[in-house]
RNA sequence: GGCACCAUAGCUCAGUAGGUAGAGCGGCAGACUGAAAAUCUGCGCGUCAGGGGUUCGAUUCCCUUUGGUGCCA
Numbered sequence: 001g002g003c004a005c006c007a008u009a010g011c012u013c014a015g016u017a018g019g020u021a022g023a024g025c026g027g028c029a030g031a032c033u034g035a036a037a038a039u040c041u042g043c044g045c046g047u048c049a050g051g052g053g054u055u056c057g058a059u060u061c062c063c064u065u066u067g068g069u070g071c072c073a
Stems, first nucleotide, its partner, number of pairs: 001072007010025004019056001026045001027043005049065005
């Protein structure tokens, strides 16, 4: 330098032939306890990496940038 793949919650990861996002763990609040742990109840705690395009509508499709991984040279 060329090509491919990946980027979604604090962490590990799902997701959708385009219709306004989920699981486990963790966290926070409450119940229980003398106080904790455990258990139970409640709360997603997110500009879906950034920008642009297509569309009535984009996490999803297209282009591009950034970061990461792999292959080739």
Molecule: transfer RNA
Organism: Flavobacterium sp. RHBU_3